A computed fold for a 1497-nucleotide RNA from an uncultured organism, annotated as small-subunit ribosomal RNA.
C1' cells in the first nucleotide's frame, strides 16, 4: 500500500499432539435381518377406508459376521544412508495379483465354523464354555492336452460358482467368475562396468574374512547360512576410519569451462514415535495392520488396558519466519462392484499472505498574471512550475444495476436399425429422443449509469554512482558497502527546499554465483614480490631415438539402440497482450553397439647406430680415505746477558715486573695451523677441499678406432652424505675464546674497548641434520648473433724449434644482439624458444606456533593448524629529504685580527608577578629602542564611577515645525549631561503684485518613527593587500623532440670557467621564459652649457648634457674556446664604491589593532561622552643599549678644520639681565642672501692631576630654580648648589667588521607643546689582519644509501604496568558416540523333541490306531539391559602460556643513514627489556685504496 491473472507459501523441533475427516467395497460369494422401507396376513379404533399395534426374510435394501478384491496403490516426510542408494550403459539365474490373447477343463463327494442361542469371567478392553448353521470359506475322491519330479521303470498335481433368458423341467445358452498350462504386458527381485563431498594430524584393514568342495536356504545367482579344505581378499589409482550429506531430471550463476544448490514439478530410494521380529499375501518384513522391547501420553475398579498426523485441516513449542479445524466428488483419475453406484483432505475449487513474475490505473488537453506560498540569493532575480488554479473533455479499474457462455463427455432410460446369436435374451456398434448431473459462481465476458471522481509510496543525492542548496550541530550527536567524512562556513550528521532512481512496491539483512586469470582444463605462477626439497643415489609412476611388419587398446568415420516426461532454445497455436497454458521440432555435450580406416601413440615382432654405455691410449686437478714428515710463527721450562720499566689504550687503569718483568742469546717441551706460490685459478653432487711424501680410491677431460643396441631422462615414498654450534665416551690442550671476572666509558652499560680466562675449538668412535645449506634462479634435452679473457686436452699454418696466428671440444667469468621481465636485470653458464618429470605457492599478522604423530640421550628437528585480528603487508623504480656517507664549491661560515655583549650603575624593551586596570599585537634565527617617527590631559584600544539611546558619524523615509532654528543669561553638577530661558532669523524655485507683502514648494537645522549607525569584538587556520625569511643564494620552469609500461628523465648532467644556470667546448636534444647580468639613481674624472650670492672670476660649487672602462692593447697561459696570471695607458681595471631592484617557492611565518572583507557576535550596549586613573606597578629572569672601570686618560685655558639638514602657529641675530637652564627683546628670513650655528668634536698648543675607588666614575638623594603645557602628585626635560653608589676590563659562551670599511669623534634631522641614551642621515681621525678550507654554522652542484614522504624535531623495536578479547596447557569433573569382552536375553522364524490335546484322510463293523496338526518343552540365532577396561570426542576447570587489540602509561634505544659497534642468518651461553658475546655462514653492506677485467673518451 489501488485491481486483476498465472505460480508459490514450517527451510526450524524426523519435538509433542486435542478434535474431526482421509479406505473401503461387493447381497450378482453365504448363513441372515439389529435397525430403515414397502407388500401381504392378524387385531384394536372406529369415519369403511383411514390410523395405530402385532406379525411377516416375501421385496427394497442393510448394521454386525463368514467370505472376495483393494489396505503393498494414492498422499506426507528426508531422520538415516557415501553405498545394500543414486545416474549412465548392460546382463543372467528369477517371480508378477487384476490385463491381453491361446490351449484344455469346470465331475462327484466330505466335515467344519462364526453369526445366532444359552451359561460364565472382567471396571473396561474383551474373553471361556456348551449347542445350531451357510457358502465362491475349508477338505479328500475322479480327471490330466500340456504342468512339475524321476532312480527313465514311474510317480505327482485341478477347479465354484453366481446372475439373466428360455425351458418339454431333463437341460439349453449367453454374462460373470474358478482351474490347469505355456505365451504377451505391466510391475518387481538380483548381478557387473563406469561415476558419484571433506579430512593422511585416519596407514594398514579383514576369521565368513577370500577361494574350493558338499549341504541347507532362496522366487532366483551368490558365504545369503553351515561343516570341512586352502591361506587368501583389500589398500598410496587412497583400503580402514572420522566427519557431512537423500540421489537425479533440473534450478541459480557464468561468454564458456566450471561454481553453488536439489523449493514447487517429475523418476529412484528410505523412513512411518525408537529398537527387533515375522504373519498373511501375487506384492510388504506393512504410515491410518500384528507380535515384542524402550520411552511418552490417556483410562482403571490398581487387577488390567488404550495410543502414535514425516496424510488435510488444526493446536502448543521452537523460531526472523510460512496459511482455512472451508467447498465438492462436477472433471481428472483410483478402489469395489455385472451395473447402478458407493468411497477417496488423491484430486479439483474456494479462502489467507504485494512471498514472486506479468498486466492494469492512480487522469488527458490546454492553461504565464510565469498566481500565493515555500526555498536559495550577487537583492537584480531563480527555482519549484504548465505544476497548482481555471477551462475543455474522458471513464480503463474500482462502485451500482442488468444481462451471460464454455468447461458435459461418457454412462443410464426409451424407441429404432445394422451385427452376433437356434433367439426377439445377451453382447457390440450406430441413429433418434429422454431424464439426472456444476464444487468453482455473487465466476470469465458484455452492456448501460454516475462522477475526476476512491486510488503513490520508498531509498538515494563526496567518489565508486544518476542526482546540490540552506540552516542546525561543531571529533559532540551521529553516518560508514569501501575509500573516509563531524575538531564554527560539513553538497558525507540531523531538517528543509530541490533533484535523481525504482514504482504498488521500495530499501536492508542473510545467501549463491559473477566480475577474481583471487586455485589459473579452458586460463597463473616460483632471481628480488608467497613460492625451487641443502645434494645425491634410486623404487614405484610419469614422459621417451630411426626403420620395417603385425595388431587395433586410444584415435578418425559412418550405422543402430538408448538418454522418460516436464524444463531450456526454435517454430506455431489459445486466454484481449504478457506472465501463463498448449502442439511439433531441435537439443540432451554422454553411454553401449556393429561396420570401417591404419596417420599418430599403445602392444607383438624383426631390426639400426646419431641417445646412453664399454673397451684403448693420453694428459690436469686443494677431490677422499689412512700413515708418515718438514720448517716458520705463538706460548711454556731450562739457562746465560742485562736493568725498569713493560703492556694496552682516544686517553687511562686492571695486569706482568727489583722475588729481575720487557728486550737479547743458547737449549728443550708440546698443540694447532699450513705465509710466499695463490689467480672471478683448480677439483668436487652439495657440504666442502690448500705443506710436502707413500698407499688405497672416486669422477672429469681429450684423441682414435672396436664393441653393445634405447640399456635412457625424472623421481612420490625410501636411502646415503651433508658448514659451524650443540650431545656422549674417552684422549689432547699451544693459541684462540661464549660463560664468568677484574679495569674503562656512560646517567646507566649485564655491550662496544682493554687485561685475564672456562666449556669449545683439535683426535677417535657414536649421535644431531639445522644455515642468508645462495646464483636466495630443480634436474635432463635440443634450438637461438657475437666480442673478449682465462684454465685443461687435441688439430691446422709456419719452422731447426719455441712464441705469435688459425681452429675443435670441456670448464670458469665479463660485456653484449634478438628475445624476456613489474622494473631491476638475464642474456649459448638464459630470467630466451620448447619438451618432459619432481618439488612448491595463494593477503598480512596470530606461526612456522598449538594440539597430535614420527625422529632424538638431550637441545630439539619433521610434519603443520585454527579462534581472532589488520586493511593493508610486499617488490622494483621515481621526485625529494635526511645521514654522525663521499666529491667538488661558496659565504666575516671558521681561521688571521680589531672592537664589542656577557660582570657594573643607569636607560629602554620583553617575560613573570602584582593590580580594579597594568589595553593588544610580536616569541628560536626570522619577537625583545618591534607596532610606538616620541602614553602627563588627548592619545587610549584598559579600569572605576556619571551620563546618552537613530545615537559622536553616513544615507534614505516619515510626523510636526514662528516664536523654528540659533541664543545671552541663570540653576545642578566634577565634567558630560540636564533644566529654565530674554532676544531672535537666514537661503533658493514657482504664481499674484508697480513695491511692501502674499501662497505654494524645496534646502538647511531641530523633532517623532522606521529602515539603519556603530564595535581596536572573535576568526590571520576563511580572506585580500602588504610584510619578513631562507637569499641578492643561483637558482625555478615550459613548449617541440627524444627515451621510459609508467611515475618521470633528458634539455639543467659532462670537461673547463665564472661573482653568477656567466660563459666556452662537447652532448637527443633545439629553443625559450621568470631570475642572474644589464638598462635605473647616488659617487668618483674630464668636458661643453648655464647659474644665484656686494661686486670681479680661470678655478671651486649648483645644475643640465656629454665622454670615459670595454678584458679594447701587450705579454704569458689555457684547448687556437670561454676565461686567468702580469703589465702598460689612465681619475678608475677586470660587476670601479654603494643604492634601488627579491625568481619557483617554504614557513596554514606575521597582520581582522593601518586599511578593506567572508562569516559570527554586541544593539538603552561589546556603541558612544566625559572626570579620575592606568598604559611609567617590582622579589626576580632575559634582550638591546648608553656611561664607565681611566694617564693613548681627566680637568682648567688657548686655537683650528665639516658635512647632511630643517625654519612663518617657525627658526629667531644683535643688544641687556642671569654662576646657569633661560629671560627680555625683536633685526633678518617663506631661505646658497637670514636665522638654527662667531660654535663643530676628536684634533694641535700649553697647565694641573700621578695611579688611588682618585681631581677615575657618574648613580642616588637633599634643596633652590628654568621650560612647555588647561594641567608636570602619580608621570616631562634642564639647571645650579650639595651628596658622590656600584665599578679596578668582566665565567661559561656569545656578537660585529675584509678599506675610507672597524674603532673613535662630534652634527643634523623626523616625531614633537613639551619629552631621545632610540632611530635615520651626515661629515671628521683612521687602522690591523686573512697561511688557509681540516674543522664549526648556513647554502649551492654532484653522487650514494634509506623501512623517512605533516620528510631524522623522521621512523621504530622490546619488556613492565593498567584495561578488553579469543586461544593453548592444567589436578580434575560433566556428558556424547561407536566397537569389544563378559552376562542376562522378549518377541519370532528354524531345528529338535512333543508320553499331553486332536472334526475331514486312510485302516477299521466298531471300540480304536495310523497319517498330519495344535499346545507344551529344548536349542541355535537374537533386540535390550546390565558389568568391564579400554578407545575416540564435546563442554567446563584454581592456576598458568604465550597472542591480538587498546588515549598522549613506565623504562631503556635495537633496526632504518657507516643507524653512531654494518646489518641479517643458524647455533650455544649470558642479560630487566630491546639485546649482547662466541663459532661458521650471506650480501639482501656504506666508504676508502689496491689487483683484475670491461666498456667510453
Nucleotide at each position: 500500500g489501488g485491481c486483476g491473472g498465472c505460480a508459490g507459501g514450517c527451510c526450524u523441533a524426523a519435538c509433542a499432539c486435542a478434535u474431526g475427516c482421509a479406505a473401503g467395497u461387493c447381497g450378482a460369494g453365504c448363513g441372515g435381518u439389529a435397525g430403515c422401507a414397502c407388500a401381504g396376513a392378524g387385531a384394536a379404533g372406529c369415519u369403511u377406508g383411514c390410523u395405530u399395534c402385532u406379525u411377516g426374510g416375501g421385496u427394497g435394501a442393510c448394521g454386525a459376521g463368514c467370505g472376495g478384491c483393494g489396505g503393498a496403490c494414492g498422499g506426507g516426510u528426508g531422520a538415516g544412508u557415501a553405498a545394500u542408494g543414486c545416474a549412465u550403459a548392460g546382463g543372467a539365474a528369477u517371480c508378477u495379483g487384476c490385463c491381453c490373447g491361446a490351449u484344455a477343463g469346470u465331475g462327484g463327494g466330505g466335515g467344519a465354523u462364526a453369526a445366532c442361542c444359552u451359561g460364565g469371567g472382567g471396571a473396561a478392553a474383551c474373553c471361556c464354555a456348551g449347542g445350531c448353521u451357510a457358502a465362491u470359506a475349508c477338505c479328500g475322491c475322479a480327471u490330466a492336452c500340456g504342468u512339475c519330479c524321476u532312480a527313465c521303470g514311474g510317480g505327482a498335481g485341478a477347479a465354484a460358482g453366481g446372475g439373466g433368458g428360455c425351458u418339454c423341467c431333463g437341460g439349453c445358452u449367453c454374462c460373470c467368475g474358478c482351474u490347469a498350462u505355456g505365451g504377451g504386458a505391466u510391475g518387481a527381485g538380483c548381478c557387473u562396468a563406469u561415476g558419484u563431498c571433506g579430512g593422511a594430524u585416519u596407514a594398514g584393514c579383514u576369521a565368513g574374512u577370500u577361494g574350493g568342495u558338499g549341504a541347507g536356504g532362496u522366487a532366483a545367482c551368490g558365504g545369503c547360512u553351515c561343516a570341512c579344505c586352502a591361506a587368501g581378499g583389500c589398500a598410496a589409482c587412497g583400503a580402514u576410519c572420522c566427519g557431512u550429506a537423500g540421489c537425479u531430471g533440473g534450478u541459480c550463476u557464468g561468454a564458456g569451462a566450471g561454481g553453488a544448490u536439489g523449493a514447487u514439478c517429475a523418476g529412484c530410494c528410505a523412513c512411518a514415535u525408537c529398537g527387533g521380529g515375522a504373519c498373511u499375501g501375487a506384492g510388504a518384513c506393512a504410515c491410518g495392520g500384528c507380535c515384542c522391547g524402550a520411552a511418552c501420553u490417556c483410562c482403571u475398579a490398581c487387577g488390567g488396558g488404550a495410543g502414535g498426523c514425516a496424510g488435510c485441516a488444526g493446536u502448543g513449542g521452537g523460531g526472523a519466519a510460512u496459511a482455512u479445524u472451508g467447498g465438492a466428488c462436477a472433471a481428472u483419475g483410483g478402489g469395489c462392484g455385472c451395473a447402478a453406484g458407493c468411497c477417496u483432505g488423491a484430486u479439483c475449487c474456494a479462502g489467507c499472505c504485494a512471498u514472486g513474475c506479468c498486466g492494469c490505473g492512480u487522469g488527458u488537453g490546454u492553461g504565464a498574471a510565469g498566481a500565493a506560498g515555500g526555498c536559495c540569493c550577487u537583492c537584480g532575480g531563480g527555482u519549484u512550475g504548465u505544476a497548482a488554479a481555471g477551462c475543455a473533455c474522458u471513464u480503463u479499474c474500482a462502485g451500482c444495476g442488468a444481462g451471460g457462455a464454455a468447461g458435459a463427455a461418457c454412462g443410464c432410460c426409451u424407441a429404432g436399425c445394422g451385427g452376433u446369436u437356434a433367439a426377439u435374451a445377451c453382447c457390440c456398434g450406430c441413429u433418434a429422443g429422454g431424464a439426472a448431473a456444476g464444487a468453482c459462481a455473487u465466476c470469465a465476458c458484455u452492456c448501460g449509469c454516475a462522477g475526476a471522481a476512491g486510488a503513490a509510496g520508498c531509498a538515494c543525492c563526496g567518489g565508486c554512482u544518476a542526482a546540490c542548496u540552506c540552516c542546525g550541530u561543531g571529533c559532540c550527536a551521529g553516518c560508514a558497502g569501501c575509500c573516509g567524512c563531524g575538531g564554527u562556513a560539513a553538497u558525507a550528521c540531523g531538517g528543509a527546499g530541490g533533484g535523481u532512481g525504482c514504482a504498488a512496491g521500495c530499501g536492508u539483512u542473510a545467501a549463491u554465483c559473477g566480475g577474481a586469470a583471487u586455485u589459473a582444463c579452458u586460463g597463473g605462477g616460483c632471481g628480488u614480490a608467497a613460492a625451487g626439497c641443502g645434494c645425491g643415489c634410486g623404487u614405484a609412476g610419469g614422459u621417451g631415438g630411426c626403420u620395417u611388419g603385425a595388431u587395433a587398446a586410444g584415435c578418425c568415420g559412418g550405422u543402430u539402440g538408448u538418454g522418460a516426461a516436464a524444463g531450456c532454445c526454435c517454430c506455431g497455436g489459445g486466454c484481449u497482450c504478457a506472465a501463463c497454458c498448449u502442439g511439433g521440432g531441435a537439443a540432451c555435450g554422454g553411454c553401449a553397439u556393429c561396420c570401417g580406416g591404419a596417420a599418430c601413440u599403445g602392444u607383438c615382432a624383426a631390426g639400426c647406430u646419431a641417445g646412453a654405455g664399454u673397451g684403448c691410449a693420453g694428459g690436469a686437478g686443494a677431490g677422499g680415505a689412512a700413515g708418515g714428515u718438514a720448517g716458520a710463527a705463538u706460548u711454556c721450562c731450562c739457562g746465560g746477558u742485562g736493568u725498569a720499566g713493560c703492556g694496552g689504550u682516544g686517553a687511562a687503569a686492571u695486569g706482568c715486573g727489583u722475588a729481575g718483568a720487557g728486550a737479547u742469546c743458547g737449549g728443550g717441551a708440546g698443540g694447532a695451523a699450513u705465509a710466499c706460490c695463490a689467480g672471478u685459478g683448480g677439483c668436487g653432487a652439495a657440504g666442502g677441499c690448500g705443506g710436502c711424501c707413500u698407499u688405497c680410491u672416486g669422477g672429469a677431460c681429450u684423441g682414435a678406432c672396436a664393441c653393445u643396441g634405447a640399456c635412457a631422462c625424472u623421481g612420490a615414498g625410501g636411502u646415503g652424505c651433508g658448514a659451524a654450534a650443540g650431545c656422549g665416551u674417552g684422549g689432547g690442550g699451544a693459541g684462540c675464546a661464549a660463560a664468568c671476572u677484574g679495569g674503562a666509558u656512560u646517567a646507566g652499560a649485564u655491550a662496544c674497548c682493554c687485561a685475564g680466562g672456562u666449556a669449545g675449538u683439535c683426535c677417535a668412535c657414536g649421535c644431531c641434520c639445522u644455515a642468508a645449506a645462495c646464483g636466495a634462479u630443480g634436474a635432463a634435452u635440443a634450438c637461438u648473433a657475437g666480442a673478449u679473457a682465462u684454465a685443461g686436452g687435441g688439430g691446422g699454418u709456419a719452422u731447426c724449434g719455441a712464441c705469435c696466428c688459425c681452429u675443435c671440444c670441456u670448464g670458469u667469468g665479463u660485456c653484449g644482439c634478438a628475445g624476456c621481465u613489474a622494473a631491476c636485470g638475464c642474456g649459448u653458464u638464459a630470467a630466451g624458444u620448447a619438451u618432459u618429470c619432481c618439488g612448491c605457492c595463494u593477503g598480512g599478522g596470530g606461526a612456522g606456533u598449538a594440539c597430535g604423530g614420527c625422529c632424538g640421550c638431550a637441545a630439539g628437528g619433521c610434519u603443520a593448524a585454527a579462534a581472532c585480528u589488520c586493511a593493508a603487508a610486499g617488490g622494483a623504480a621515481u621526485u625529494g629529504a635526511c645521514g654522525g656517507g663521499g666529491g667538488c664549491c661558496c659565504g666575516c661560515a671558521c681561521a688571521a685580527g680589531c672592537g664589542g655583549u656577557g660582570g657594573a650603575g643607569c636607560g629602554u624593551g620583553u617575560g613573570g608577578u602584582u593590580u580594579a586596570a597594568u589595553u593588544c599585537g610580536a616569541u628560536g634565527c626570522u619577537a625583545a629602542g618591534c607596532g610606538a617617527a616620541g602614553a602627563a590631559c588627548c592619545u587610549u584600544a584598559c579600569c572605576a564611577g556619571g551620563g546618552c539611546u537613530u545615537g559622536a558619524c553616513a544615507u534614505g523615509a516619515u510626523u510636526g515645525u514662528a516664536g523654528u532654528a540659533g541664543g545671552a543669561a541663570c540653576c545642578c553638577g566634577a565634567a558630560a549631561g540636564g533644566g529654565u530661558g530674554a532676544c531672535g532669523a537666514u537661503c533658493c524655485c514657482g504664481g499674484g503684485g508697480u513695491a511692501a507683502c502674499u501662497c505654494g514648494g524645496g534646502a538647511a537645522g531641530c523633532u517623532u518613527u522606521c529602515a539603519c549607525a556603530g564595535g581596536u569584538g572573535c576568526u590571520g587556520c576563511a580572506u585580500g593587500g602588504c610584510u619578513g625569511u631562507c637569499g641578492u643564494c643561483a637558482g625555478c620552469u615550459c613548449g617541440u623532440g627524444c627515451c621510459g609500461u609508467g611515475a618521470g628523465g633528458u634539455g639543467u648532467u659532462g670537461g673547463g670557467u665564472u661573482a653568477a644556470g656567466u660563459c666556452c667546448c662537447g652532448c637527443a636534444a633545439c629553443g625559450a621564459g621568470c631570475g642572474c647580468a644589464a638598462c635605473c639613481c647616488u659617487u668618483g674624472u674630464c668636458g661643453u652649457u648655464a647659474g644665484u650670492u656686494a661686486c670681479a672670476u680661470u678655478c671651486u660649487c649648483u645644475a643640465a648634457c656629454g665622454a670615459g672602462a670595454c678584458a679594447g692593447c701587450c705579454u704569458c697561459u689555457c684547448a687556437c674556446a670561454a676565461g686567468g696570471a702580469g703589465g702598460a695607458g689612465g681619475a678608475a681595471g677586470g660587476u670601479g664604491g654603494g643604492g634601488a631592484u627579491g625568481a619557483c617557492g617554504u614557513c596554514a611565518a606575521g597582520u581582522c589593532a593601518u586599511c578593506a572583507u567572508g562569516g559570527c557576535c554586541c544593539u538603552u550596549a561589546u556603541g558612544u561622552c566625559c572626570u579620575g586613573g592606568g598604559c611609567u606597578a617590582c622579589a626576580c629572569a632575559c634582550a638591546c643599549g648608553c656611561u664607565a672601570c681611566a694617564a693613548u686618560g681627566g680637568c682648567c685655558g688657548g686655537u683650528a678644520c665639516a658635512a647632511u639638514g630643517g625654519g612663518u602657529c617657525g627658526c629667531g641675530a644683535a643688544g641687556c639681565c642671569g654662576c646657569g637652564a633661560g629671560g627680555c627683546g625683536g633685526a633678518g628670513c617663506c631661505a646658497a642672501u637670514c636665522c638654527c650655528a662667531c660654535c663643530a668634536a676628536a684634533g694641535c698648543c700649553g697647565g694641573c692631576c700621578c695611579c688611588a675607588g682618585u681631581u677615575g666614575g657618574g648613580a642616588u638623594u637633599g634643596c633652590a630654580g628654568g621650560c612647555u603645557g588647561c594641567a608636570a602628585c602619580u608621570c616631562g626635560c634642564c639647571u645650579g648648589c650639595a651628596u658622590g653608589a656600584a665599578c679596578g676590563u668582566g665565567g661559561a659562551a656569545u656578537c660585529g667588521c675584509u678599506a675610507g670599511u672597524a674603532a673613535c669623534c662630534g652634527c643634523a634631522g623626523g616625531u614633537c607643546a613639551g619629552c631621545a641614551c632610540a632611530c635615520u642621515g651626515c661629515g671628521g681621525u683612521g687602522a690591523a689582519u686573512a697561511c688557509g678550507u681540516u674543522c664549526c654554522c648556513g647554502g649551492g652542484c654532484c653522487u650514494u644509501g634509506u623501512a623517512c614522504a605533516c620528510a631524522c624535531c623522521g621512523c621504530c623495536c622490546g619488556u613492565c604496568a593498567c584495561g578488553u578479547c579469543a586461544u593453548g596447557g592444567a589436578a580434575g569433573c560433566c556428558g556424547a558416540g561407536a566397537a569389544c569382552g563378559a552376562u542376562u536375553g522378549a518377541a519370532g522364524u528354524c531345528g529338535c523333541u512333543g508320553a499331553g490335546c486332536u472334526a475331514a484322510c486312510c485302516c477299521g463293523c466298531a471300540a480304536g490306531g495310523g497319517a498330519g496338526g495344535c499346545a507344551g518343552g529344548c536349542g541355535c540365532c537374537g533386540a535390550g539391559g546390565u558389568c568391564g577396561g579400554g578407545u575416540u570426542u564435546g563442554g567446563u576447570g584454581a592456576c598458568u602460556g604465550g597472542g591480538a587489540c587498546g588515549a598522549a602509561g613506565u623504562c631503556g634505544u635495537a633496526a632504518c643513514a657507516a643507524g653512531g659497534u654494518a646489518g641479517c642468518u643458524g647455533u650455544a651461553c649470558c642479560g630487566g627489556a630491546a639485546g649482547g658475546u662466541g663459532c661458521g655462514g650471506c650480501u639482501g653492506g656504506a666508504u676508502c685504496a689496491c689487483c683484475u677485467c670491461c666498456u667510453u673518451u
The prediction has a mean pLDDT of 85.
The RNAcentral record of the sequence draws on ENA.